Model confidence (mean pLDDT): 81 of 100.
Predicted 3D model of a 71-nucleotide RNA (transfer RNA) from a Candidatus Woesearchaeota archaeon.
Rfam family: tRNA.
[in-house]
RNA sequence: GCGCCGGUAGUAUAAUGGUAGUAUAAGGGCCUUCCAAGCCUUUGAUCUGGGUUCGAACCCCAGCCGGCGCA
Numbered sequence: 001g002c003g004c005c006g007g008u009a010g011u012a013u014a015a016u017g018g019u020a021g022u023a024u025a026a027g028g029g030c031c032u033u034c035c036a037a038g039c040c041u042u043u044g045a046u047c048u049g050g051g052u053u054c055g056a057a058c059c060c061c062a063g064c065c066g067g068c069g070c071a
Base pairs, nucleotide, nucleotide: 001070002069003068004067005066006065007064010024011023012022013021018054026042027041028040029039030038047063048062049061050060051059
């Protein structure tokens, strides 16, 4: 330099173009003599810019970051 794959909550991981979920973590509550465990509840995320579309995490283009391969 070229090609391929990936980027979503603090962490991990889903999501046929139509309400961004789940687990865990964190806050609160229930329970318990206390703690742990368990149960309930709350908060928190789509790498950046542009395009297509009525509508984009998803499709297209460019860029950034990470991994792999070729040279």